[in-house]
Context: one part of a larger RNA
RNA sequence: UGACAGGGGCCCGCACAAGGGGUGGAGUAUGUGGUUUAAUUCGAUGCAAAGUGAAGAACCUUACCAGGGCUUGACAUGCCGCAAAUACUCUUGAAAGAGAUGGGUGCCUUUGGGAACGCGGACACAGGUUGUGCAUGGCUAUCGUCAGCUCGUGCGUAAGGUGUUGGGUUAAGUCCCGCAACGAGCACAACCCUCGUGUUUAGUUACCAUUGUUGAGUUUGGAACCCUAAAUAGACUACCGGUGAUAAGCCGGAGGAAGGUGAGGAUGACAUCAAGUCAUCAUGCCCCUUAUGCCCUGGGCGACACACGUGCUACAAUGGCCAGGACAAAGGGUCGCAAUCCCGCGAGGGUGAGCUAACUCCAAAAACCCAUCCUCAGUUCAGAUUGUAGGCUGCAACUCACUUGCAUGAAGCCGAAAUUGCUAGUAAUCGCCGGUCAACCAUACGACGGUGAAUUCGUUCCCGGGCCUUGUACA
Numbered sequence: 001u002g003a004c005a006g007g008g009g010c011c012c013g014c015a016c017a018a019g020g021g022g023u024g025g026a027g028u029a030u031g032u033g034g035u036u037u038a039a040u041u042c043g044a045u046g047c048a049a050a051g052u053g054a055a056g057a058a059c060c061u062u063a064c065c066a067g068g069g070c071u072u073g074a075c076a077u078g079c080c081g082c083a084a085a086u087a088c089u090c091u092u093g094a095a096a097g098a099g100a101u102g103g104g105u106g107c108c109u110u111u112g113g114g115a116a117c118g119c120g121g122a123c124a125c126a127g128g129u130u131g132u133g134c135a136u137g138g139c140u141a142u143c144g145u146c147a148g149c150u151c152g153u154g155c156g157u158a159a160g161g162u163g164u165u166g167g168g169u170u171a172a173g174u175c176c177c178g179c180a181a182c183g184a185g186c187a188c189a190a191c192c193c194u195c196g197u198g199u200u201u202a203g204u205u206a207c208c209a210u211u212g213u214u215g216a217g218u219u220u221g222g223a224a225c226c227c228u229a230a231a232u233a234g235a236c237u238a239c240c241g242g243u244g245a246u247a248a249g250c251c252g253g254a255g256g257a258a259g260g261u262g263a264g265g266a267u268g269a270c271a272u273c274a275a276g277u278c279a280u281c282a283u284g285c286c287c288c289u290u291a292u293g294c295c296c297u298g299g300g301c302g303a304c305a306c307a308c309g310u311g312c313u314a315c316a317a318u319g320g321c322c323a324g325g326a327c328a329a330a331g332g333g334u335c336g337c338a339a340u341c342c343c344g345c346g347a348g349g350g351u352g353a354g355c356u357a358a359c360u361c362c363a364a365a366a367a368c369c370c371a372u373c374c375u376c377a378g379u380u381c382a383g384a385u386u387g388u389a390g391g392c393u394g395c396a397a398c399u400c401a402c403u404u405g406c407a408u409g410a411a412g413c414c415g416a417a418a419u420u421g422c423u424a425g426u427a428a429u430c431g432c433c434g435g436u437c438a439a440c441c442a443u444a445c446g447a448c449g450g451u452g453a454a455u456u457c458g459u460u461c462c463c464g465g466g467c468c469u470u471g472u473a474c475a
Base pairs, nucleotide, nucleotide: 001475002474003472004471005470007469008468009467010466011465012464013463015459016458019422021420022419023418026313027312028311029310030309031308032307033306034304035303042053043052064299065298066297067296068295069294070293073125077124078123079121080120081119082118089100090099091098092097107114108113127288128287131285132284136282137281138277139276140275148186149185150184151183152182153181154162155160166177167176168175192265193264194263195262197233198232199231200230201229202228203227207222208221209220236259239253240252241251242250243249315415319374320373324369325368331362332361333360336355337354341350342349343348381412386407387406388405389404390403391402428451429450430449431448433446434445
């Protein structure tokens, strides 16, 4: 100087407390361990692995296994030879591939040849999701959006100290005052984006009025409103009172759409963990080279005594079934979204108007309101499982997709020890959309709006963190 302490002081955080909702019990989805297997490819393992890489494993993907094949190779450059190339059909085969049939010549040209594509040959080489993340780059998690981490000159022989400590204050090493310090940098804050208010500009496909209609498309007019999207204004402790040290600030008030960081996001200092990743990519070294490379078919990644994690659905009456009625936002669509009409109980099928979209479509929002039945039951709760008849996507749905009708109707009556997220348009609850994608195992992930709470006395205690200080058998 650090590190540590069941030492001290000060302070903060959904850390505790106060609340309200969950997990842990059930069924199921998914991931992991274990076991099994020819293979169940690989990575991630306290917080910071386990709905993670994977924004979508039937084939492909695919890296794994079995079998069938290839050896200059599926891919690149260089050399030589033949032949333009593409395209068609047949045999064999599980396919990859192998063998055969027929036809036909193009472009440039100095007429030698050349370019592109194909086939064959020899060698340099290709190739490797082989190993090492403890050889690395890059990227990332974490402490933590915590308030810290340092430097120049000045001090000391040096280790090092000061500045950065102290008195206040702040979300903040934020600011003020003091001071052997005076200054500076990276973080903080601000600058950026979205939301909340106004003004200006603009007015179609949006808005308003009108015309018309069963209802619309439609017609005409307008630039007020809504909205869209660009610019701009606005909030700064600016004003008043109190308090404070005449400071920084704090408390209350006014005005205001918004008040003390207005709300949310992006933004992550020096370091820590030989943290994670050689399987995104790049890359040193090692290793394989008729195989650890490459092609194909089938299987596996989907197994199942069990254990754990994360979710979904429930256990009901603040509910369930049925009928009628109302109100969103944000997205996506031409290899697409699909209205309307017809068929079907339905999934769906046929038709195919419109839309390259403020125009049209997905599209029905659902919780909600009103009304009927059920009356506390393993039930008109719950929906697993199973049988059967269908539908759709796709070359293909057995292993192993989704979905519809009918039938079946399991566990489950609120969950032990323990444990978790959340402080306001939040929790809870309700639906809607998107990416990936032929289809889909999405209950996941990412967004969007609707309805909309309770509680916070406080910092003694648990956990994590910051500053000062004391001690030390530690470095």